RNA sequence: CUCUUAUCCAGAGAGGCUGAGGGACUGGCCCGAUGACGCCCGGCAACCUUCAAACAAUGUUUGAAAAGGUGCUAAUACCUGCAGGAAAAAUUUCCUGAUUGAUAAGAG
Numbered sequence: 001c002u003c004u005u006a007u008c009c010a011g012a013g014a015g016g017c018u019g020a021g022g023g024a025c026u027g028g029c030c031c032g033a034u035g036a037c038g039c040c041c042g043g044c045a046a047c048c049u050u051c052a053a054a055c056a057a058u059g060u061u062u063g064a065a066a067a068g069g070u071g072c073u074a075a076u077a078c079c080u081g082c083a084g085g086a087a088a089a090a091u092u093u094c095c096u097g098a099u100u101g102a103u104a105a106g107a108g
Base pairs, nucleotide, nucleotide: 001108002107003106004105005104006103007102008101013041015040016039017038021031022030023029025081027079028078042073043072044071047069048068049065050064051063052062053061054060055059077100082097083096084095085094086093087092
């Protein structure tokens, strides 16, 4: 980097260092010198993992744990983009799906 599967309206500091950008991209709308991004510490969660139980039994489900591998820690993945639908009435609101993206696990 590519493919497969799963998840993405919950949760998480008034700490330290640093010092101007950041929220993937588009258009918006936001966050930020009352200190963003990043790093460290802390925390959250439970994908992998560990333990127990049940069963259609070498797996699946449920429950518990958090030592280890990751992840996450403003706003739904901040909204949006493409397609379809509903309401209202000329531009908005809502719903569903796709695309794109992120993360985990596996394969190449």
This is a predicted structure of a 108-nucleotide RNA (SAM riboswitch aptamer (S box leader)) from Fictibacillus gelatini DSM 15865. The prediction has a mean pLDDT of 83. Of the family's consensus pairs, 97% are formed in the model.